[in-house]
Molecule: Bacterial RNase P class A
Organism: marine eukaryotic metagenome
RNA sequence: AGUUGGCUAAGCAGUCGCUUCAGGUGGUUGUGUUUUCUUCGGAGAAUGCUUCGGGCCUGGAGAGGAAAGUCCGGGCUCCAUAGGGCAAGGUGCCAGGUAACGCCUGGAAAGCGCGAGCUUAUGGAAAGUGCCGCAGAAAAUAUACCGCCCAUGCUUAUUUAUAUAAGUGUGUGGUAAGGGUGAAAUGGUGCGGUAAGAGCGCACCGCGCAUCUGGCAACAGAUGUGGCAGGGUAAACCCCACCGGGAGCAAGGCCGAAUAGGAUCCCUUUGACACGGCCCGUGUUGGGAUCGGGUAGGCUGCUUGAGGCAUGGUGCGAAUCAUGUCCCAGAUGAAUGACUGUUCACGACAGAACCCGGCUUAUCGGCCAACUCAU
Numbered sequence: 001a002g003u004u005g006g007c008u009a010a011g012c013a014g015u016c017g018c019u020u021c022a023g024g025u026g027g028u029u030g031u032g033u034u035u036u037c038u039u040c041g042g043a044g045a046a047u048g049c050u051u052c053g054g055g056c057c058u059g060g061a062g063a064g065g066a067a068a069g070u071c072c073g074g075g076c077u078c079c080a081u082a083g084g085g086c087a088a089g090g091u092g093c094c095a096g097g098u099a100a101c102g103c104c105u106g107g108a109a110a111g112c113g114c115g116a117g118c119u120u121a122u123g124g125a126a127a128g129u130g131c132c133g134c135a136g137a138a139a140a141u142a143u144a145c146c147g148c149c150c151a152u153g154c155u156u157a158u159u160u161a162u163a164u165a166a167g168u169g170u171g172u173g174g175u176a177a178g179g180g181u182g183a184a185a186u187g188g189u190g191c192g193g194u195a196a197g198a199g200c201g202c203a204c205c206g207c208g209c210a211u212c213u214g215g216c217a218a219c220a221g222a223u224g225u226g227g228c229a230g231g232g233u234a235a236a237c238c239c240c241a242c243c244g245g246g247a248g249c250a251a252g253g254c255c256g257a258a259u260a261g262g263a264u265c266c267c268u269u270u271g272a273c274a275c276g277g278c279c280c281g282u283g284u285u286g287g288g289a290u291c292g293g294g295u296a297g298g299c300u301g302c303u304u305g306a307g308g309c310a311u312g313g314u315g316c317g318a319a320u321c322a323u324g325u326c327c328c329a330g331a332u333g334a335a336u337g338a339c340u341g342u343u344c345a346c347g348a349c350a351g352a353a354c355c356c357g358g359c360u361u362a363u364c365g366g367c368c369a370a371c372u373c374a375u
Base pairs, nucleotide, nucleotide: 001372002371003370004369005368006367007366008365010343011342012341013340014339015338016337018062019061020060021059022058023057024056025055027052030049031048032047033046034045035044036043037042064349068360069359071358072357073356074355075354076248077247078246079245089243090242091241092240093107094106095105096104097103108122109120110119111118112117123239124238128237129236130233131232132231145179146178147175148174149173150171151170152169153168154167155166156165157164158163187205188204189203190202191201192200206228207226208225209224210223211222212221213220214219252300253299254298255297262291263290264289265288266287267286271285272284273283274282275281307326308325309324310323311322312321313320314319344347
């Protein structure tokens, strides 16, 4: 100067509050028991349970590494569900860990870095379809702009002439060496070869295939073989393999007013209205009692859990097993604060809301361990 992993998140003291738990204390509501008095109606005392998320006193505990984003996975709860499949969606090298995962660990391959290390949606492009701007002849059934070569016509020059040289045309001629275009051009380099060229032949490299060796595997290495086949793109459709029902603590469960409405029963010779001229009667309405559902509200779910710490065992590791030990917020208009003193390096991001495992994002600083590079 860096890399990786981990820890911490201003300290101390005092005073006053807030939430919760435990103990104590004296009230209060209802009720039971015992007992005293009594005008026999009742009143009082003691005590048990209980109500007021009650009062007071004492003691204990009281936000995070991310409580955040709500992006994945699981527990829990309710709903749905014979069995199987399709569609739509997700994941995607190999092995392992785990309750599970898109997470983590170890490894492989490729890329970056002098290095410690870091990064990667990294299955299939020979099932099919699509796309590849500009430039360029051509972006994929290949093809040919400048070239190179061959054949041939014409012109000029030279030559006795065959011919040679130069120029200029022609050919459904050959070629893909070289140039040029592009992110990418049909394996690369070299030698031979050829009219010029070309895996046409050869050597090496690369690639495909086969066998063997190592490895659980991804894969690696070796040997042999094939002149070499179809460029890229699958965070394009697609194919293959695997995965999975939905909704969420405002889940769900219990208790439950007032008012309104409902059901059942009773009353109406004691109301009102309708039928009617009147009476009886019937119906509607009305009154009362009981019941059940729902609302407000309350209780629960709620924090002991895939839990933390220590030691030991297994494992490279993620982790896991055994033993011991600890209990570490549970609010619900929603607590976790305020003030004073003091010290310092002067203090970041930020506040639980059913609970866990991850990921991502934010973060003043400080500390520890291992390792790398330079001097």